[in-house]
Molecule: Lysine riboswitch aptamer
Organism: mouse gut metagenome
């Protein structure tokens, strides 16, 4: 220097099945009232579809997220976050603008836990971020020999060449 194999523990992530939530919500049918040349992200344009709001009534979801599993799969930058440029998809066709999602260089984080604050979310669930706290693993240094200080996983340990 390269290859292989390992370790940290409420360890990381994924799929599948079931359950609850979402929610009597969105949406659809019927009836009624009101508004309007109005409505479909904004403006314009051409055309298309028809409207929009509320009340009553009859029906009535899904997704994301969550819990469980005497289980399964891949693993230890596991994984998470950030998000340049270009590209792709959605918001009725086109133009301009805006929004959301996918991918994505770069950069950040050793790990789980607790907490203030912030963000997402229907939510007090849960997830993410900054910061703080102790704990834990690893290496270096120091000695008072099991403590202290500090660093970061592109690290550390073992074996082989």
């Nucleotide at each position: 220097u390269g290859a292989u194999a390992g370790a940290g523990g409420c360890g990381c992530g994924g799929a599948c099945g079931c359950c609850a939530u979402g929610c009597g919500u969105a949406c659809c049918g019927c009836g009624g009232a009101g508004c309007a040349a109005g409505g479909c992200c904004a403006g314009g344009u051409a055309a298309g579809c028809c409207g929009c709001u509320c009340c009553g009534u009859g029906g009535g979801a899904g997704a994301g997220g969550g819990g469980c599993g005497a289980g399964c799969c891949g693993c230890c930058g596991a994984a998470g976050g950030u998000g340049c440029a270009a590209g792709g998809g959605c918001c009725u066709g086109c133009c301009u603008g805006g929004g959301c999602c996918c991918c994505a260089a770069u950069c950040c984080u050793g790990g789980g836990c607790c907490g203030u604050g912030g963000g997402a979310g229907a939510a007090u669930a849960u997830c993410c971020c900054c910061c703080g706290g102790a704990c834990u693993g690893u290496c270096a240094c120091a000695a008072g020999u099991u403590u202290g200080u500090g660093g970061a996983g592109c690290g550390c340990u073992a074996u082989c060449a």